Context: one part of a larger RNA
This record gives sequence, C1' cells and structure tokens, in this order.
RNA sequence: GACGAACGCUGGCGGCGUGCCUAAAACAUGCAAGUCGAACGGUGCCUUCGGGCACAGUGGCGAACGGCGGAGUAAUACAUGAACAACGUGCCCUAAAGACCGGGAUAGUCAUUGGAAACGAUGGGUAAUACCGGAUGUGGUCCUCAUUUGGCAUCAAGAGAGGAUUAAAUGGUUUUUCGCUUUAGGAGCGGUUCAUGGCCUAUCAGGUAGUUGGUGGGGUAAUGGCCUACCAAGCCGACGACGGGUAGCGGGUCUGAGAGGAUGAUCAGCCACACUGGGACUGAGACACGGCCCAGACUCCUACGGGAGGCAGCAGUGGGGAAUAUUGGACAAUGGGCGCAAGCCUGAUCCAGCCAUGCCGCGUGAGUGAUGAAGGCCCUAGGGUUGUAAAGCUCUUUCAACGGUGAAGAUAAUGACGGUAACCGUAGAAGAAGCCCCGGCUAACUUCGUGCCAGCAGCCGCGGUAAUACGAAGGGGGCUAGCGUUGUUC
Repeated sequence: GACGAACGCUGGCGGCGUGCCUAAAACAUGCAAGUCGAACGGUGCCUUCGGGCACAGUGGCGAACGGCGGAGUAAUACAUGAACAACGUGCCCUAAAGACCGGGAUAGUCAUUGGAAACGAUGGGUAAUACCGGAUGUGGUCCUCAUUUGGCAUCAAGAGAGGAUUAAAUGGUUUUUCGCUUUAGGAGCGGUUCAUGGCCUAUCAGGUAGUUGGUGGGGUAAUGGCCUACCAAGCCGACGACGGGUAGCGGGUCUGAGAGGAUGAUCAGCCACACUGGGACUGAGACACGGCCCAGACUCCUACGGGAGGCAGCAGUGGGGAAUAUUGGACAAUGGGCGCAAGCCUGAUCCAGCCAUGCCGCGUGAGUGAUGAAGGCCCUAGGGUUGUAAAGCUCUUUCAACGGUGAAGAUAAUGACGGUAACCGUAGAAGAAGCCCCGGCUAACUUCGUGCCAGCAGCCGCGGUAAUACGAAGGGGGCUAGCGUUGUUC
C1' cells in the first nucleotide's frame, strides 16, 4: 500500500460497487421451462347459429441455452500458436430439384376391473405434420470402366459411361404466407491431433503386458490399442519417468521504479461437477442440475403389500463459524424459449430491501466578537493557558424536514423502479462528531493517584515514593463518519 474481511468504540446524508472465504454438510415451504388449437381427434362452456373461449391427451419445437458452486483434475484440463488429404452441425442465409399412390395401428375416450397410494390391467372404437409399404431420382452414397488437373506420404478436386441403393407432409392457414424432402455452399458452433508454457517433493529411482509397434477385424461423425485376435519386444526415465502432496486454468487483481513476488472474490473466456458410484436411452447436440435405469447412504409416506425425494438455481431454515443480506417487485427495458401473430413463460435480467463492507462526494454553519467573561487546569500566587473558543451582534440554508411541480430511460402504445431523480417554495443555526495517540522509533507535556503492586508493550523497554512509558484530569498531536486492533499479502 491492498482486502469478499472480522472485532472494539462511535455513527448525519447521497451516488456507485460488493456481500457464506467455513460444512461439494442437511434441507420445511414457494417459485426458477415451457409453448403451439394456424399439426390432430375430442371434451366442457357460451352463442346473435356465423362462430368464439378454455382444456387433459397424441404430435412438433425447446428443455444440451440461461443460472449455480469449484468437489475432482498436475493433464482426455488451461493459455498461445498450428493442423484435419481424419470430422459433425437442429434453428439461420444462398442456390438447384421435388412433394405421386396407398396401408395398418394407437393415446385421449367408453365398458369392465386391480391398488391405501404411486400407478395400472383387459376389451371395443378413433385422428394426424405420429408410424409404415410402394413409386419417382435433379441429386447423394457404393461398385466397375476409362480420363484430366493438382498436391503434403496415406491422397485431393473435376467432368463422363454402366450398375446397385436411397426422399417427402397433393400438410396447415385461407389469400399469403408458414411448413415437408434431397443436394451443394455459407455463417456461427462444436469434435480430434501436434508444439511450447506455467506448483512442491529424490527422506519417491526405476516404471510399464493393451504396456510399445505391426497385420486383420470391430467401433466412431472422425484418426487412433479406442476395443479385439494374432505377431514382434518394445516404450518412458536424473533434460526427473513412476509415486506422494497441493491445486480448477488463463484474461486479470494486489504490490513494486522495474525485474519480480503473491493471488485467481465480483466481471467476462474455457474446463470439470450436479446426494455418492455406475450405465445407457432420446436427440442435430447429453452420457443430461430441476430426464430415465441400477446400486449405496440418508430423509419422508404407507392400509406393511409397496411407494416418493435430491436448493453447488432465487429467496428462506436450522447447523458450522470471527463472519456474509429479503421466504420482496416487474417482465417496463435487454436477452432467451415457443407461436403466423396476439401473446404466454422467464428468481436470466432489470429494480427495490438489509449491512459504514469498500470507493467517491457533501454536511454538522459563515462573518464579526477582548472586560481576553465565568468555569476547568497549572502556578514561583505576579500570572499563564483553555481562547475568538463561548456568549453577544450580523448573516446564510447545502443536506435532512414539510408543501408543490414532475422527467429521461419508450417507438404510435406499453414504466416494475416511482410520485423516484430533478426543479420551485416555506421555517429555522436549526436535526447531525467521534476515535486513536502524546518515552525513542513517531507529530504531540504537565499535575494528581499508584509504589516491581495494579498495569503497559510492535521493538527497545517502563513500574521497587517526585513515573512526560501504568490509571485519571487539563492541555496537545493525528485522522475524520469514521478511528483503532487483529489476520493475510507485496
């Protein structure tokens, strides 16, 4: 000097930030991801008989974003720079071509029925942009043939002939659009590989059998021991392998003249995690915080047969702790999801509340005022000092208070904040100062009390009868809505 600080004393206002660093311990309650009737059949209600409104279910898109905390991870991470002739891509943009003919189910529902519940079972009937079969093939993919150009080794790109294979929703709305299928390109986003860099420990010296490489096969969007069978015996290591400890990484932050040291709160990038461990499903994308299955620990319900749950989302609770906030308002703005739209949802976000927790700004009055009043303290008893300080006189009204006007943020409409900010007026010095220190370092001195006691102390050291060092008072010094102490770091 700095701080996500805490503690003690004190505390007027505003602006802008910040706020569980400890138990990745456990969680009552509410909310945090829905939306579409312009995909579909239906049910209920209203009806001016034109139609309208609402809804469980099927179906589509989203739920892989956004939000949280940092447990793990010393490298499948991160940062920087390269590579992919080894890759993927829903929505969006550009371009080309198409969308023909059919079919069988099923939920909702009805009937019967099981269960305490969670949730089901059987039978009948029904729709689609749900599912399936066939056709077509601009194209795509694969095989064969011949060919041109290029490169970086495996090769890449282009045009041609023949063969095989591969699409769709004549959908919705009803008057102009939204959709569907195939292909090529783009954008953005991801996947993989390589090089270099950044902790401690040798009181860890040898480590390794899918281990290192090859061949065949499998698997993946894709390369690869990623997996498997066989073959070879390799591979890493004092330039520190292997083991142990610690740790999310960087942009940055703090400090410092710099080099460096320390650090990784808030903000924004990447990673990994979601009660603990494992697994896959769906999907363009997950091995998925508010999805599924299995195992485990814990909690809850039960009619004892069986079930339900996961705040490291926002609030909030008890617990731990020196210590860290409201079970608030609004979708008005920005952004996101769905929808043709109107709109709905959004604890993202924007705001408000609490805390001197930090930074910054302002105030607690200004001028004048000597009989240097009174009182206090000291005194050599003359006086000195507090001290222009007060009183008195003359003024002002920032902030706060009260009354009125009243925004921008929003664009034609729509403002949670909020009758907020700001402006105008009214009254009155009125409502607003403390904390630490005074032996040296180190700015600031006397008296009394105490008597190695009580106590102080960062270091040196003070205190045993005149203590500028303890306690009090007067005086003084420093900082100031703060001041000291403690902790950590440079």

RNAcentral holds the full RNA, with entries from ENA and Greengenes. A computed fold for a 490-nucleotide part of an RNA from an uncultured bacterium, annotated as small-subunit ribosomal RNA, 5' domain. It matches the Rfam family "Bacterial small subunit ribosomal RNA".